Predicted 3D model of an 88-nucleotide RNA (c-di-GMP-I riboswitch aptamer) from Pelosinus fermentans JBW45. It was read from a public genome assembly, where an Rfam model found it. Lineage of the source: Bacteria > Bacillati > Selenomonadales > Pelosinus > Pelosinus fermentans.
[in-house]
RNA sequence: UAAAUAUAUUGGCAAACCUGUUGAAAAGCAGGGACGCAAAGCUAUGGGUCUACAGUCGUUACACGAUCAAGAUUGCCAGGCCGCCAUG
Numbered sequence: 001u002a003a004a005u006a007u008a009u010u011g012g013c014a015a016a017c018c019u020g021u022u023g024a025a026a027a028g029c030a031g032g033g034a035c036g037c038a039a040a041g042c043u044a045u046g047g048g049u050c051u052a053c054a055g056u057c058g059u060u061a062c063a064c065g066a067u068c069a070a071g072a073u074u075g076c077c078a079g080g081c082c083g084c085c086a087u088g
Stems, first nucleotide, its partner, number of pairs: 012037002017032006035075001041081003045078003048073003055067004
């Protein structure tokens, strides 16, 4: 440096759901709670997916519809960065 391996060790994180709270929403945060995770650590850099307040278009107008991320998702995939333990 690269690859492989696990009924191993110390531990770590925390899905759904519930309560509170922020937000137009997606969703986030806090507490409880564990479905699972060897990167389920960090990072929205690329792709994917979700939402559409505002904007634009349609509509006589409203409602409504279409479109659209500057919003969200790292527990969707990848890239980058950092890290724990054991054997050969």